[in-house]
The RNA shown here (c-di-GMP-I riboswitch aptamer) has 74 nucleotides and comes from a soil metagenome. RNAcentral holds the sequence, with entries from MGnify.

RNA sequence: GCAAAACCGUCGAAAGACGGUGACGCAGAGCCACGGAGCUACGGCGCAGAGACGCCUUGCUAGCCGGGCCGCCA
Numbered sequence: 001g002c003a004a005a006a007c008c009g010u011c012g013a014a015a016g017a018c019g020g021u022g023a024c025g026c027a028g029a030g031c032c033a034c035g036g037a038g039c040u041a042c043g044g045c046g047c048a049g050a051g052a053c054g055c056c057u058u059g060c061u062a063g064c065c066g067g068g069c070c071g072c073c074a
Base pairs, nucleotide, nucleotide: 001026002025006021007020008019009018010017011016024063030069031068032067034066035065036064037061038060039059043056044055045054046053
């Protein structure tokens, strides 16, 4: 310097994000979804129908790992 969980509010279909309170942690917990991984899945397709499930599509996680970029202190 940053701020996990939890609670409150807003947004979202959801995952989740943002703000406040709050500190579990972090010496790059700064930035980028490029590769892997995880999560979500309103909608579409498959199944005679529904549900469930699978696939497509969508989004999210940089505090899951790797990679890239730019840095601080001793």